[in-house]
RNA sequence: UUUGAUCCUGGCUCAGAACGAACGCUGGCGGCACGCCUAACACAUGCAAGUCGAGCGAUAAGCUACCUUCGGGUAGUGGACAGCGGCGGACGGGUGAGUAUCGCGUGGGAACCUGCCUAUCAGUACGGAACAACAGUUAGAAAUGACUGCUAAUACCGUAUACGCCCUUUUGGGGGGAAAGAUUCAUCGCUGAUAGAUGGGCCCGCGUUAGAUUAGCUAGAUGGUGAGGUAAUGGCUCACCAUGGCGACGAUCUAUAGCUGGUUUGAGAGGAUGAUCAGCCACACUGGGACUGAGACACGGCCCAGACUCCUACGGGAGGCAGCAGUGGGGAAUAUUGGACAAUGGGCGCAAGCCUGAUCCAGCGAUGCCGCGUGUGUGAUGAAGGCCUUAGGGUUGUAAAACACUUUCAGAUGGGAUGAUAAUGACAGUACCAUCAGAAGAAGCACCGGCUAACUCCGUGCCAGCAGCCGCGGUAAUACGGAGGGUGCUAGCGUUGUUCGGAAUUACUGGGCGUAAAGAGCGUGUAGGCGGUUAGAUAAGUUGGAAGUGAAAGCCCGGAGCUUAACUUCGGAAUUGCUUUCAAAACUAUCUGACUAGAGAACGGUAGGGGACAGUGGAAUUCCUAGUGUAGGGGUGAAAUCCGUAGAUAUUAGGAGGAACACCAGUGGCGAAGGCGACUGUCUGGACCGUUUCUGACGCUAAGACGCGAAAGCGUGGGUAGCAAACAGGAUUAGAUACCCUGGUAGUCCACGCCGUAAACGAUGGGUGCUAGUUAUUGGUGAUUUUAUUCAUCAGUGACGCAGCUAACGCAUUAAGCACCCCGCCUGGGGAGUACGGCCGCAAGGUUAAAACUCAAAGGAAUUGACGGGGACCCGCACAAGCGGUGGAGCAUGUGGUUUAAUUCGAUGCAACGCGAAGAACCUUACCACUCUCCUUGACAGCCCGAUUGGGAGGAGCAGAGAUGCACCUCUUCAUUUAGUUGGAUCGGUGACAGGUGCUGCAUGGCUGUCGUCAGCUCGUGUCGUGAGAUGUUGGGUUAAGUCCCGCAACGAGCGCAACCCCUGUUAUCAGUUGCCAUCAGUUCGGCUGGGCACUCUGAUGAGACUGCCGGUGAUAAGCCGGAGGAAGGCGGGGAUGACGUCAAGUCCUCAUGGCCCUUAUGGGCUGGGCUACACACGUGCUACAAUGGCAGAUACAAUGAGCAGCCAACCCGCGAGGGUGAGCUAAUCUUUAAAAUCUGUCUCAGUUCGGAUUGUUCUCUGCAACUCGAGAGCAUGAAGUCGGGAGUCGCUAGUAAUCGCAAAUCAGCAAAGUUGCGGUGAAUACGUUCUCGGGGUUUGUACACACCGCCCGUCAAGUCACGGAAGUCGGCAAUACGCGAAGCCAGUGGUCUAACCCUUUGGGGAAGAAGCUGUCGAACGUAGGGUUGGUAACUGGGACUAAGUCGUAACAAGGUAACCGUA
Repeated sequence: UUUGAUCCUGGCUCAGAACGAACGCUGGCGGCACGCCUAACACAUGCAAGUCGAGCGAUAAGCUACCUUCGGGUAGUGGACAGCGGCGGACGGGUGAGUAUCGCGUGGGAACCUGCCUAUCAGUACGGAACAACAGUUAGAAAUGACUGCUAAUACCGUAUACGCCCUUUUGGGGGGAAAGAUUCAUCGCUGAUAGAUGGGCCCGCGUUAGAUUAGCUAGAUGGUGAGGUAAUGGCUCACCAUGGCGACGAUCUAUAGCUGGUUUGAGAGGAUGAUCAGCCACACUGGGACUGAGACACGGCCCAGACUCCUACGGGAGGCAGCAGUGGGGAAUAUUGGACAAUGGGCGCAAGCCUGAUCCAGCGAUGCCGCGUGUGUGAUGAAGGCCUUAGGGUUGUAAAACACUUUCAGAUGGGAUGAUAAUGACAGUACCAUCAGAAGAAGCACCGGCUAACUCCGUGCCAGCAGCCGCGGUAAUACGGAGGGUGCUAGCGUUGUUCGGAAUUACUGGGCGUAAAGAGCGUGUAGGCGGUUAGAUAAGUUGGAAGUGAAAGCCCGGAGCUUAACUUCGGAAUUGCUUUCAAAACUAUCUGACUAGAGAACGGUAGGGGACAGUGGAAUUCCUAGUGUAGGGGUGAAAUCCGUAGAUAUUAGGAGGAACACCAGUGGCGAAGGCGACUGUCUGGACCGUUUCUGACGCUAAGACGCGAAAGCGUGGGUAGCAAACAGGAUUAGAUACCCUGGUAGUCCACGCCGUAAACGAUGGGUGCUAGUUAUUGGUGAUUUUAUUCAUCAGUGACGCAGCUAACGCAUUAAGCACCCCGCCUGGGGAGUACGGCCGCAAGGUUAAAACUCAAAGGAAUUGACGGGGACCCGCACAAGCGGUGGAGCAUGUGGUUUAAUUCGAUGCAACGCGAAGAACCUUACCACUCUCCUUGACAGCCCGAUUGGGAGGAGCAGAGAUGCACCUCUUCAUUUAGUUGGAUCGGUGACAGGUGCUGCAUGGCUGUCGUCAGCUCGUGUCGUGAGAUGUUGGGUUAAGUCCCGCAACGAGCGCAACCCCUGUUAUCAGUUGCCAUCAGUUCGGCUGGGCACUCUGAUGAGACUGCCGGUGAUAAGCCGGAGGAAGGCGGGGAUGACGUCAAGUCCUCAUGGCCCUUAUGGGCUGGGCUACACACGUGCUACAAUGGCAGAUACAAUGAGCAGCCAACCCGCGAGGGUGAGCUAAUCUUUAAAAUCUGUCUCAGUUCGGAUUGUUCUCUGCAACUCGAGAGCAUGAAGUCGGGAGUCGCUAGUAAUCGCAAAUCAGCAAAGUUGCGGUGAAUACGUUCUCGGGGUUUGUACACACCGCCCGUCAAGUCACGGAAGUCGGCAAUACGCGAAGCCAGUGGUCUAACCCUUUGGGGAAGAAGCUGUCGAACGUAGGGUUGGUAACUGGGACUAAGUCGUAACAAGGUAACCGUA
């Protein structure tokens, strides 16, 4: 890190340590270590094993002596290069290819050898023959030889002797076999033998990687006898005989690998590893072989075969760095062709000594570990600079500078060890010491979103990039890049790789399996594992003691030495193991004996759809026959296909045939599971109960194995009524290969044989014991009795529930609790239960069962929401019941679209569309005229500088379309100060700036719409839950209401509801003009006047209504129903008032505002045009289509408002709009005509006396101006529209709808038929909540949470990747058979050859050998057919992944046909 959130399961990832490392950036010194992990690839060059003259002969140069023919010779000395001989080259050094093995580790054993070394005994006598060297001849290019001749020995041979030795017999005895000398006389050697030490060979127990998709392997194979062979046992080899031996405790085969002490990690147990150091093994170009030797089958020896390289005169030869350096190559990557034998050690030698790339040192490399340094102190104006900033400041930062001080390291000069106790020093003038100069020569790397310590600015804008995981980046990025600052480590720091850890994520320590991955479909039973009570014996396990071993080094502890540390060294501990031995006897085990509680058996009963076979029965469907009967039947949501006049359906009777067995029937029975249901019979398995008897642990589990195993399916043969895959037709549908309907074949049924799977489920393996209960029921038994009784107990089957368990859900004596035993299974999702291989199957297929690749999740339970073509409850003009509209016509208006130079912009389901706009001719106005024409500090604000004194009104002139520019006249005229001045104003200049209806409503504020005036939304404390959360707020009633009442682990509270506010309905009091007039008087008859304030009215304060009263109902409540009284009755009516929130809803063009953009223009003026266009589509309205009407005449009754640039009476003129004149009114005073209604007349159903659009014409008014583009009037014209408008759709429940007019805002005028108000007249209907829409509470399901406009599946198309199959093709490996058969050992032969010894007549012979030849074995090679494994491949198959492809909509809600499993 999975979720909106939660708990769990579970994977992925990080933080730690380590490294023979590598790479990037950086780099001062020293010490100690380490340094080809890859090509056991190929190697130039040099060195790495020699030594001995005291074994031997010969002997060059040189030296000495003598001789000399002066060339030289002889003798001695000397000892080079070689040779014979001895010892050593089997050690030391390298590497890890092979090897899964007595190879290694550990502990034992007997049948052996052992040079040099140690000890002891004995001996060392007499002879002989050769061969090198050398000389000569000769072959060859060379390497290397051949022949002849001479010669010595510690070389070789013979004889003698031999206590002991060896062989044979065993009492004796018999037989066999040795030697070498040198010498200066000290010694060093030699031979035989015995013993030791050291080293080695052989055998055995135990331990030692993975794979069973490797299950059988084996003929010298296993054993015996005999022989051979070996140092020695042994099939080691051979002959004969027998047929064994190994293997699920994993043989054989395959893959991989040197093993160990140790190293690393870890708390440990474990895991990983096997560099350096040490022990063992194996190997030495590849394969084979022996020789010599004490020791080899031999790294720097030999022979053969092969590959490769080199030389060559082409005939033939030479070579082996996995020794030290070094080279090429490979690779991410690993050093000098150094010095010395001074030390340690080795070989030879009496020794001196020689040799020693072993070793000791140096060089290179930050490869690692360890230590040190790059300075120390003081130093605030908190300097400058940088960065940030809210512009004040903050930070870098005592950091620097400055002042004072020190000198480790490095540098310079001088001295100078230990390592060697006498000589000898490569290292090395090194370590170390002293003196000197000067802060001087010496800091980087990574990181800063969370994990994880550390934050800001700029740039970029899903780009560039980052990233270990989660994830950042689409204009305000602490995540990219840079900077400042910070954090961490430090001569290093990061990255990459690998290992362990964390990971209890393979769980021995220490996990799980009802639903997360995981119990086999079920049983029987073999091996194995485990196993009741009791006694005795044994001592295998077990426990204790002792002894041996467990190499050293390492780790740990304590000391010591390098200045410290790393490092080195000494001592101890440890080495958990193995072996031997002594002892114990509880437990396990083994043996012997006993027991009965487990298990089984006998006897007596009981229940049962347990199984197999045979037979029998009735109901129903279908079919057939016959009768009755007539037009339909059938089927569906509705239909049609279909059947029926050739007689169906219906009905009656008879018959045929197959399959299944209603009621009983029940969380009832039986069975191991699958499963089993009419009745009867036969055969048969199991269970339960009861009491006594018997056996005496006989038990549990169960890998393999064997058997059973629904449905579908397969084979053969039957059978086939109904049903019914496939198929056909009819419907449905956009399509419908489906759902629905009509038919219909396999099949379903039977017999026999296969298959072997299911969501084969209780998703829960079997067995045993223990751990509260209540209740129901099945089968039995006992006791009891109010005989429909109750109690007890055993065996089942259910429900609820405590403790306990569980992530929760839940389980809970039928455990998922507490324990034991055995088996099976799991280890992230996908790929995949797939591929390949094996086994099984007739096939279908089953079983066993991976990997590459890919994702960071997949998943379980529960929570809150949301949603459902889920349920139940409630409400609303939501439907229904009504009234009137709209949709059809004409016109008005808005929108879309189209057009245009522009038709400015915004609003877009409800919740845009008579909306912003409560007024577009200019203005407004934001748009257009791309070159209309102008301005650029600007039309507007404030700052600075300069100048001037203004400025306003009017008139008329010139240019221009105009804004504007130029020039002139008249009128009017600032404040303050003594003055200068100052203020104001105007003009000009200067830049900072103004300005923007430019963009972003997805950066925002404010305001608004909507759900919705819906009744909800929350909090505190408490309680419950591991938790998200729940409770409260749910429940029973009730209400318009979360309104109120009751109940309740809740108790309270807040925002909403209601109330408080306003208007209206009744009334009282007060007040009485401009209002009013009952009474009184006057009157011009008008509340006109006096007068009055009673009334109306006005407007201020009150009253009044609260389920208060009565009855019923309800629970005695809240409330509801009815009634009384009252103007008003249950909220009286209306308004204002809009909870938490939702829609990234609307608005940057009201305003404000972040960011971005324009700045002679995207700013500012002006003229004209446009927003008024017009094929069309939609919304909202008006007027109509007429008689409930039109027209004409008469005539009555309002309220809200408005009014001085105004409302305008009265009068006059005009047909009229209007004009003229003019009173009143800044308004309870004046002005502003109410209409419908009512009455009378007329029209008489027509495109009309309906309707009024359109058009013509004449006018009026407003205004600078009515052309685009105003309103109105008169006359004329008289469209469309007719029984009233299709699908559909809207409003309204009472003073409401409908209808009638009036007023106002805006406004010069007007598009107003709009909007907002006002009054007049004044209805109908509501049964009711099934349905539509919206909402609220509740419950349920969910794979949704961006929340159904959700999620999501499969084919197809495109791209990328890995994999499977595949005609073939190319390799590897290990075998088999045969052929050929090198070297070599062995065997045979040996007619040819031979010095030693013997015989001899000297001719020869014998003994003993040799060459040669033959044979067995035998490497490599060849041939053949197979096995196994890998590469590649046309084509092909599925799989995975990939912002916006196609087709459908399978799943998740009852997902719209419930889903799922198996099969076809």
A computed fold for a 1464-nucleotide RNA from an uncultured prokaryote, annotated as small-subunit ribosomal RNA. The coordinates come from a structure-prediction model, not an experiment, and the mean pLDDT is 83.